[in-house]
Molecule: transfer RNA
Organism: Marivirga tractuosa DSM 4126
RNA sequence: GGUCUCGUAGUUCAAUGGAUAGAAUAGAAGUUUCCUAAACUUUAGAUGCAGGUUCGAUUCCUGCCGAGACCACAA
Numbered sequence: 001g002g003u004c005u006c007g008u009a010g011u012u013c014a015a016u017g018g019a020u021a022g023a024a025u026a027g028a029a030g031u032u033u034c035c036u037a038a039a040c041u042u043u044a045g046a047u048g049c050a051g052g053u054u055c056g057a058u059u060c061c062u063g064c065c066g067a068g069a070c071c072a073c074a075a
Base pairs, nucleotide, nucleotide: 001071002070003069004068005067006066007065010025011024012023013022018055027043028042029041030040031039048064049063050062051061052060
C1' cells in the first nucleotide's frame, strides 16, 4: 500500500429494512434478615462519527475514525 471482517447498555451477546432496539450479568431502590449474602419485586442505562438511498435505516450505499485477519513491496 491492497483486500476482507467487525464496531449496539459498564461487560458478554441478540435484533439484519417496519410495534417501545431486547437478554444475561454488573449498577440503584425496595421486600425479607439481628447484619451480610442469597431469593423476589421495581428501576436507570446503548446503535463509533458525518452524509446518502428509502414512506421508514442498527440493518443498504459512500467517506472518516477505531479494532482485527490475510496478501504484497521495501529494509